[in-house]
């Protein structure tokens, strides 16, 4: 220059009006205690000033926790969940380093990666035949079988025929897993021996399995070496086994305050009198008034945001990640605010003019949006920067 691979970051900026939400402060108004005014306290959807005001995913809500309330002696069964090692972390299914497996010329990327020689179960279509398997085509047919013949032999007085022996010849019983064909998968591969034709049948080498030594490594696992029986399919995101986790709901969690409505509960007793009987007034019952109580509804308040925080320096550590010091922090609605128009400027297009830098015009700038609050993961995303490598061509 081309093609790539990894990893970090920005994700529109300046001014002008106009809007919108919180707090502050300040006008207005409104309510409270007889009335009036002042102050003080409360409210207000009104004004004006003022400070702040989403995201790299605030998204989905798929996993880990913080906190809240309920539940709990301890241990078990049932149920879900996780799976290679080792290490971070407040946990995780997450990160980080390794290890095996698999891709790629390479940088690099992938992997839900335990146990199939505990047992149960499944293996579509194709195929003869799919698991202690199978004879479709092929190949053999030594043996046993049917056949055709030539010699030779037995037996016989000798022929014929019978039988025996030997050559061929069917492929009829069988024999064969070396080839072919079918699948995803067909019961180790390569040579040599052996055989009627074959076959771990026998032997050499490889691999692959199991056991046993020796060396490395914290470990997964790795190098080497030796015996053994010759070889053992795959799925466990089927059941299961085996290890290690796991109480449940979830801020509309849970807390405090509380109108008005219902309920429940108290009001008274006093004149005549020194004292008793007695007389009088007023209550009782209803309703209505006044006070007090529990729950606790509408409303309000707390929970609320300063946090496993974030920035930058040292140290530790391959790394994730931890410690220590100093610096910074400005959303907190509750039917839910964070937006628009114009002006220049960035930035991508297309179209004109221009030799050319480069002018103009015109369109267009995404994906989305707090609601207890973090750590993660997936997922959406116009555009642009940055930094490291890898492989290929040419030049030096």
């Nucleotide at each position: 220059c081309g093609a790539g691979c990894c990893g970090g970051c920005c994700g529109g900026g300046u001014g002008g009006c106009c809007g919108c939400g919180u707090g502050c402060g300040g006008g207005c108004c409104c309510g409270u205690u007889g009335u009036g005014g002042a102050c003080a306290c409360g409210g207000g959807a009104c004004c004006c000033g003022u400070c702040c005001g989403a995201g790299g995913a605030a998204c989905g809500u798929c996993c880990g926790g913080a906190c809240u309330c309920c539940a709990u002696a301890g241990g078990g069964c049932a149920g879900g969940g996780u799976g290679c090692u080792g290490g971070g972390u407040a946990a995780c299914g997450c990160c980080c380093a390794g290890u095996c497996g698999g891709g790629g010329u390479g940088a690099c990327c992938c992997g839900c990666a335990g146990g199939a020689a505990a047992g149960u179960g499944c293996c579509a279509c194709a195929g003869a035949g799919a698991a202690c398997a199978g004879a479709c085509c092929g190949c053999c047919g030594a043996u046993g079988g049917c056949u055709u013949u030539g010699g030779c032999u037995c037996a016989g007085a000798a022929a014929c025929g019978c039988g025996g022996c030997g050559a061929g010849g069917c492929a009829c019983a069988g024999g064969u897993a070396a080839g072919g064909g079918u699948g995803a998968a067909a019961c180790g591969g390569u040579g040599c021996g052996g055989u009627a034709a074959g076959a771990g049948c026998g032997c050499a080498c490889c691999a692959g399995c199991g056991c046993c030594c020796g060396g490395g490594g914290u470990g997964a696992c790795c190098c080497g070496g030796g015996c053994g029986g010759c070889u053992c399919g795959g799925c466990a995101a089927a059941c299961c086994c085996c290890a290690c986790c796991c109480g449940g709901a979830g801020c509309a969690a849970g807390g405090c305050c509380g109108a008005g409505c219902a309920g429940g509960g108290a009001g008274a007793g006093g004149g005549c009198c020194g004292c008793c009987c007695g007389c009088c007034c007023g209550c009782a019952g209803a309703c209505a008034c006044u006070c007090c109580c529990g729950g606790g509804u509408a409303g309000g308040c707390c929970g609320c945001u300063a946090g496993a925080g974030c920035c930058g320096g040292c140290g530790g550590g391959c790394a994730a990640c931890c410690g220590c010091c100093g610096a910074c922090c400005g959303a907190g609605a509750u039917g839910g605010a964070u937006g628009g128009c114009c002006a220049c400027c960035c930035c991508g297009g297309a179209c004109g003019c221009g030799c050319a830098a480069g002018c103009g015009u015109c369109c267009g700038g995404a994906c989305a949006g707090a609601a207890u609050c973090c750590g993660g993961c997936g997922u959406a995303c116009a555009g642009g920067c940055c930094g490291g490598c890898u492989c290929g061509u040419c030049a030096c």
This is a predicted structure of a 396-nucleotide RNA (Bacterial RNase P class A) from an Actinomycetota bacterium. NCBI's taxonomy places the organism under Bacteria, Bacillati, Actinomycetota. Its mean pLDDT, the model's own confidence on a scale to 100, is 76. It matches the Rfam family "Bacterial RNase P class A". It is annotated as a ribozyme. The gene name in the source record is rnpB.